[in-house]
Context: one part of a larger RNA
RNA sequence: UGCAUUCAGUGGAUGCCUUGGCGCAUGCAGGCGAUGAAGGACGUAAUACGCUGCGAUAAGCCUCGGGGAGUUGCGAAUAAACUUUGAUCCGAGGAUUUCCGAAUGGGGAAACCCGACCAUUUAGGUCACCCGAAAGGGAGCUAACCCAGGGAACUGAAACAUCUAAGUACCUGGAGGAAAGGACAUCAACCGAGACUCCGUUAGUAGUGGCGAGCGAACGCGGACCAGGCCAGUGGCCAGGAAGUAAGAACGGGAAGGCGUUGGAAACCGCCGCCAUAGUGGGUGAUAGCCCCGUACCGGUAGAAAGCUUCUUGGUCCUCGAGUAAGGCGGGACACGUGAAAUCCUGUCUGAACAUGGGUAGACCACUAUCCAAGCCUAAGUACUCGCAUGCGACCGAUAGCGAACAAGUACCGUGAGGGAAAGGUGAAAAGCACCCCGACGAGGGGAGUGAAAUAGUUCCUGAAACUGGAUGCAU
Numbered sequence: 001u002g003c004a005u006u007c008a009g010u011g012g013a014u015g016c017c018u019u020g021g022c023g024c025a026u027g028c029a030g031g032c033g034a035u036g037a038a039g040g041a042c043g044u045a046a047u048a049c050g051c052u053g054c055g056a057u058a059a060g061c062c063u064c065g066g067g068g069a070g071u072u073g074c075g076a077a078u079a080a081a082c083u084u085u086g087a088u089c090c091g092a093g094g095a096u097u098u099c100c101g102a103a104u105g106g107g108g109a110a111a112c113c114c115g116a117c118c119a120u121u122u123a124g125g126u127c128a129c130c131c132g133a134a135a136g137g138g139a140g141c142u143a144a145c146c147c148a149g150g151g152a153a154c155u156g157a158a159a160c161a162u163c164u165a166a167g168u169a170c171c172u173g174g175a176g177g178a179a180a181g182g183a184c185a186u187c188a189a190c191c192g193a194g195a196c197u198c199c200g201u202u203a204g205u206a207g208u209g210g211c212g213a214g215c216g217a218a219c220g221c222g223g224a225c226c227a228g229g230c231c232a233g234u235g236g237c238c239a240g241g242a243a244g245u246a247a248g249a250a251c252g253g254g255a256a257g258g259c260g261u262u263g264g265a266a267a268c269c270g271c272c273g274c275c276a277u278a279g280u281g282g283g284u285g286a287u288a289g290c291c292c293c294g295u296a297c298c299g300g301u302a303g304a305a306a307g308c309u310u311c312u313u314g315g316u317c318c319u320c321g322a323g324u325a326a327g328g329c330g331g332g333a334c335a336c337g338u339g340a341a342a343u344c345c346u347g348u349c350u351g352a353a354c355a356u357g358g359g360u361a362g363a364c365c366a367c368u369a370u371c372c373a374a375g376c377c378u379a380a381g382u383a384c385u386c387g388c389a390u391g392c393g394a395c396c397g398a399u400a401g402c403g404a405a406c407a408a409g410u411a412c413c414g415u416g417a418g419g420g421a422a423a424g425g426u427g428a429a430a431a432g433c434a435c436c437c438c439g440a441c442g443a444g445g446g447g448a449g450u451g452a453a454a455u456a457g458u459u460c461c462u463g464a465a466a467c468u469g470g471a472u473g474c475a476u
Stems, first nucleotide, its partner, number of pairs: 001475009015461001016425002020396002022393007029385002031141002039100003042055003046078002049075003061094006070082003105114003115127004129138003145176001146174005156163001160210001186193002197224005207215002228377003231321001235317011251299003257272004273290002275279001281293003326350008336362001357372005412419002432460001435447004
């Protein structure tokens, strides 16, 4: 030095676990903001820091309700206090709420600087801009869904230009809990239907298309849901008032078990019982219907707001739609790329009729049929989930599951936009090793003690492999 065996170390795989995630269902909610939001800065406890809460009244103040013995949030303790004269805690309502931030007296390199006026012993208030006569309103934020105004490219066409991707991504404006649409100048086909929206089908059909790649309907049928109104009066809409009513907070009640055995511990096992409108679930020293919290079931209710029904008061809404329909030119939308291209929108130029009228039925004409544009409103069915509540899962179980089970959008990186981790587990209970010894009044270790176990001793359950070392044997 190698091989083998064995004993250790290192390391953190595996198994088991779950505080955290992921997905879905049902219901609720669908907004907050000049009465200063969202988001922050700085403070705030007896005690350094982080998180949480709160705001100079600062882990809190007041009132009402609940509750009934402990409490002063967590990491995490000590001191000092509070509490049956009802604390802590839970629910509802209120008070306070520094500074920045739409940020709004002016400025500004956010959390800072500098004013004016009124009032005041102290404490306070007003002063931006837009609309408005004033009263009053607006502004900013917010996950997706919605409408509108703009609007790509990669890509596909096996290249590429029309085309596609796609009216997608993205930008902007606006709104609501939904939005949009909506009560036929619609379809149909000589039979008839009867607002709109959404789903299935019709159908990858008819079409469209460098007739390439592709794009791609409608009529009709079956469903979901159904609702029609108004333009000056028994009306719609908006706002207010009265009465009635459902639902509704914290929370309350809530059945029934003992003994023996093994064990550190019984809920296991054995024996004999009981409850069940409750044998969902969780906890308790191993696996508990009857130990605890609960569960089924029953009860309960403040204030405020809101819903529905009925009644009532006030306000508002001026006439059937002309620079319109249609046409020319140029675009766009329609499944439809200019085509035979109807229909719809309109930048521009023209420009009717007036129900004895007009539009449409895919160039156009006739006949026939059908409807009545150029005014307004309209629930439901439909879309979505930042969020709240409850429940569920042939979803994950710490390299998984959210990036994040832990002081995580943290540490750290970057001038910045931005990027972005690692990191869970002692034990039933800290009972977290008093005391002694070696050592530097160390680190570390040896005794002793706790414990079922300490090879469970603080990165402590289990503890694989790589890797390292000791011992023994063999070989060199």

Annotation: Predicted 3D model of a 476-nucleotide part of an RNA (large-subunit ribosomal RNA, domain I) from Devosia sp. 17-2-E-8. The organism belongs to Devosia, within Bacteria. The full RNA is in RNAcentral, with records from ENA and SILVA.